[in-house]
RNA sequence: ACUCUGAAACGGCAAAACCGGCGAAAGCCGGUGACGCAAAGCCACGGGUCUAAAGCAUAGCGCCAUGAUCGCCGGGCCGCCGAA
Numbered sequence: 001a002c003u004c005u006g007a008a009a010c011g012g013c014a015a016a017a018c019c020g021g022c023g024a025a026a027g028c029c030g031g032u033g034a035c036g037c038a039a040a041g042c043c044a045c046g047g048g049u050c051u052a053a054a055g056c057a058u059a060g061c062g063c064c065a066u067g068a069u070c071g072c073c074g075g076g077c078c079g080c081c082g083a084a
Base pairs, nucleotide, nucleotide: 006081012037013036017032018031019030020029021028022027035071041077042076043075045074046073047072048069049068050067055063056062
């Protein structure tokens, strides 16, 4: 130094809930707040899941991602500290 690992420390992020805003919704953003997280940093690339405005279909139920989720998993990129 690299890889693995996660003891300690400096710091970091922030679930639920509530308030405000955006959105058709899922959900997202800001504030309060901490359930947790060593990638809970970034990328929707593969799978999964959620939603279904528009569209398609229907008597009705419905189907569908171009929407969302990286704090569901895998993959890619980058990265702090550092004991045994």